[in-house]
RNA sequence: GGCGCGUUCGUCUAGUGGUUAGGACACAGCCCUCUCAAGGCUGGUACACGGGUUCGACUCCCGUACGCGCUGCCA
Numbered sequence: 001g002g003c004g005c006g007u008u009c010g011u012c013u014a015g016u017g018g019u020u021a022g023g024a025c026a027c028a029g030c031c032c033u034c035u036c037a038a039g040g041c042u043g044g045u046a047c048a049c050g051g052g053u054u055c056g057a058c059u060c061c062c063g064u065a066c067g068c069g070c071u072g073c074c075a
Base pairs, nucleotide, nucleotide: 001071002070003069004068005067006066007065010025011024012023013022018055027043028042029041030040031039048064049063050062051061052060
């Protein structure tokens, strides 16, 4: 350099064109409790970035960035 795969809340993870982008853990507040833990309720600027296609894109296409894998060239 070429090719392939991947990138979603703090972390892990679900979501194959129409969702309020869901769940678990963590965190914060409240309730409960003599206290703590457990439990209950509530909460929070998450789709890497830029374009394109489409009535509509996290989802499809192109490019960029980063990571991983395979493979070359020069020396």